A computed fold for a 477-nucleotide part of an RNA from Stagnimonas aquatica, annotated as small-subunit ribosomal RNA, 3' major domain. The prediction has a mean pLDDT of 83. Its Rfam family is "Bacterial small subunit ribosomal RNA". Gene Ontology terms of the family: structural constituent of ribosome and ribosome.

[in-house]
Context: one part of a larger RNA
RNA sequence: UGACGGGGGCCCGCACAAGCGGUGGAGUAUGUGGUUUAAUUCGAUGCAACGCGAAGAACCUUACCUGGUCUUGACAUCCAGAGAAUCCUGCAGAGAUGCGGGAGUGCCUUCGGGAGCUCUGAGACAGGUGCUGCAUGGCUGUCGUCAGCUCGUGUCGUGAGAUGUUGGGUUAAGUCCCGCAACGAGCGCAACCCUUGCCCUUAGUUGCCACCAUUUAGUUGAGCACUCUAAGGGGACCGCCGGUGACAAACCGGAGGAAGGUGGGGAUGACGUCAAGUCAUCAUGGCCCUUAUGACCAGGGCUACACACGUACUACAAUGGGCAGUACAGAGGGUCGCCAACCCGCGAGGGGGAGCUAAUCCCAGAAAGCUGUUCGUAGUCCGGAUUGGAGUCUGCAACUCGACUCCAUGAAGUCGGAAUCGCUAGUAAUCGCCGAUCAGCAUUUGCGGCGGUGAAUACGUUCCCGGGCCUUGUACA
Numbered sequence: 001u002g003a004c005g006g007g008g009g010c011c012c013g014c015a016c017a018a019g020c021g022g023u024g025g026a027g028u029a030u031g032u033g034g035u036u037u038a039a040u041u042c043g044a045u046g047c048a049a050c051g052c053g054a055a056g057a058a059c060c061u062u063a064c065c066u067g068g069u070c071u072u073g074a075c076a077u078c079c080a081g082a083g084a085a086u087c088c089u090g091c092a093g094a095g096a097u098g099c100g101g102g103a104g105u106g107c108c109u110u111c112g113g114g115a116g117c118u119c120u121g122a123g124a125c126a127g128g129u130g131c132u133g134c135a136u137g138g139c140u141g142u143c144g145u146c147a148g149c150u151c152g153u154g155u156c157g158u159g160a161g162a163u164g165u166u167g168g169g170u171u172a173a174g175u176c177c178c179g180c181a182a183c184g185a186g187c188g189c190a191a192c193c194c195u196u197g198c199c200c201u202u203a204g205u206u207g208c209c210a211c212c213a214u215u216u217a218g219u220u221g222a223g224c225a226c227u228c229u230a231a232g233g234g235g236a237c238c239g240c241c242g243g244u245g246a247c248a249a250a251c252c253g254g255a256g257g258a259a260g261g262u263g264g265g266g267a268u269g270a271c272g273u274c275a276a277g278u279c280a281u282c283a284u285g286g287c288c289c290u291u292a293u294g295a296c297c298a299g300g301g302c303u304a305c306a307c308a309c310g311u312a313c314u315a316c317a318a319u320g321g322g323c324a325g326u327a328c329a330g331a332g333g334g335u336c337g338c339c340a341a342c343c344c345g346c347g348a349g350g351g352g353g354a355g356c357u358a359a360u361c362c363c364a365g366a367a368a369g370c371u372g373u374u375c376g377u378a379g380u381c382c383g384g385a386u387u388g389g390a391g392u393c394u395g396c397a398a399c400u401c402g403a404c405u406c407c408a409u410g411a412a413g414u415c416g417g418a419a420u421c422g423c424u425a426g427u428a429a430u431c432g433c434c435g436a437u438c439a440g441c442a443u444u445u446g447c448g449g450c451g452g453u454g455a456a457u458a459c460g461u462u463c464c465c466g467g468g469c470c471u472u473g474u475a476c477a
Base pairs, nucleotide, nucleotide: 001477002476003474004473005472007471008470009469010468011467012466013465015461016460019423020422021421022420023419026314027313028312029311030310031309032308033307034305035304042053043052064300065299066298067297068296069295070294073125077124078123079121080120081119082118083117086103087102088101089100090099091098092097107114108113127289128288130287131286132285136283137282138278139277140276141274143272148187149186150185151184152183153182154163155162156161167178168177169176193266194265195264196263198234199233200232201231202230203229204228207224208223212221213220237260240254241253242252243251244250316416320375321374322373323372324371325370326369332363333362334361337356338355342351343350344349382413387408388407389406390405391404392403393402429453430452431451432450433449434448435447
């Protein structure tokens, strides 16, 4: 100087408390451990691994296993020789591949040849998701959006170092003020950026509809007031008033205001810590393989199942389930696509073909809600697992191993031990909608977004956890 303390003081955080809803019990989905296996590819492992890499394993993906094959190689550059490239097709084979048949003669040209592509041959070399993240770059997690981390000069100290950065106040903040052997500065904080909430200007189609006509319908004419769209401005600064305070910084209350003290949300992550994670995104040193640890193919596996754990979904019902009627979003996606009307089918879906490169057309019916009715506390008109049968769609192909539909079947489950998690407001809870990936597959279930309905509680900081500052002890570095 740090680190640590079941030392002290001050302060903060959904840290506790006060509340609301869960997890832990059931079924299922998914990941992991374990076990099994020819293989169940690899990585991630307290918080910070475990719906994680994977924004989508039937083949492919695929890295694994079994079997069949290749050896200048599936891919790159160089050399020599031959041929245009390319397309169609027969036989053998699981295919890779092997043996054939046919069509075809292009472009530039100084007629020597050249460019591109294909085949053959020789070797330089290719190739490796092989090892080492404890050799590395890059990227990322975490403490933590915590308020800290440092430097120059000066001063003090023999020195390591200290001071500044401590102190009194204050703040979300090393934020600001005052004081002070310090005076300044840098990286962080804040602001500048995006979005949302109010107003104005500009603009008016595909958007809008107050007035005038018109219509089943903003449908059409007319219009751009309003809504909206999207570009530019304004607006909030403790600015004003009162109080407290040290005449400071600031804090408390009030007015005005759409908004008030950082208005809400996002992006943004200092010096560093964990030899944290990643050699399997990529790059890369070293080591290793080179008729194989490289490459191709078929099939299988990654989907196994006495069990254990994590994360979710659905429930156990009446604030509910069923049936009928009826209302209101936002944000997205669409030409290899989204697919309307209409017809067929109980349905998944099939037929059909209008429109749309989209403020125009389509996906598209929002759901909870509201109105009416039924059920009457029961393993039920709750719950939907499981299983049998019949189908639909995608795709060479749904056996291992897809999703969906219909009929039948109707399991556990009556609110969950010890323990444990999230959340402070348009939040929790609850309800649906969309998207990426994608041939198909996220369905009630993953992830990312979007809106609808919409609470309760916070006395307080004694205690648990984590953190910041000062101080103290130490046989620790």